This is a predicted structure of a 136-nucleotide RNA (c-di-AMP riboswitch aptamer (ydaO/yuaA leader)) from a Bacillota bacterium. The prediction has a mean pLDDT of 80. NCBI's taxonomy places the organism under Bacteria, Bacillati, Bacillota. Rfam family: c-di-AMP riboswitch aptamer (ydaO/yuaA leader). About the family: This family represents a conserved RNA structure found upstream of the ydaO and yuaA genes in Bacillus subtilis and related genes in other bacteria. The ydaO/yuaA element is thought to act as a genetic 'off' switch for the ydaO and yuaA genes in its native state. It is believed that the element may be triggered during osmotic shock leading to activation of ydaO, a predicted amino acid transporter gene, and members of the yuaA-yubG operon which code for KtrA and KtrB K+ transporters. The sequence was found by an Rfam model in a public genome assembly.
RNA sequence: ACGUGUCAGGCGCCGAAUUCUCCCCAAGGGGAGAAGCGGGGGAACCACCUUUCUGGGGCGAAUCCUCCGGAAGGAGGUAGGGCAGUCCACACCCGAGCCCGUCAGCUAACCCCGUAGGCAGCAGUGGAGAGUCUUG
Numbered sequence: 001a002c003g004u005g006u007c008a009g010g011c012g013c014c015g016a017a018u019u020c021u022c023c024c025c026a027a028g029g030g031g032a033g034a035a036g037c038g039g040g041g042g043a044a045c046c047a048c049c050u051u052u053c054u055g056g057g058g059c060g061a062a063u064c065c066u067c068c069g070g071a072a073g074g075a076g077g078u079a080g081g082g083c084a085g086u087c088c089a090c091a092c093c094c095g096a097g098c099c100c101g102u103c104a105g106c107u108a109a110c111c112c113c114g115u116a117g118g119c120a121g122c123a124g125u126g127g128a129g130a131g132u133c134u135u136g
Stems, first nucleotide, its partner, number of pairs: 010122002012119003018035007036115006046105001055103001056100004064077005080094003086128005
């Protein structure tokens, strides 16, 4: 000097997943509620005229295609998504998983549910057009 790993702190990132109040307690923690954010069900009207075992549906960016394989699985691509103000291009990354249980179009009132988990980057390159600060 470079690379790798671990720990801590600050600033952050994906995501709805944040903030506050009260109670109990062995002070480790547990419980309840509210606001905010997110999701589902649910009329009329409209839509569909049903194709309901080839079941159907929901959350999510995470769909679909080709090839190898008996299968499990693997390889390559792809709709789509992410990346420290915004847009474009390139580079890089993701392109999963879970749930309902035969059942759900939209949907006012109304009803119900969630508020997790993960990352280890110093925030790449070029261009465009904004904002803010400082100086004159």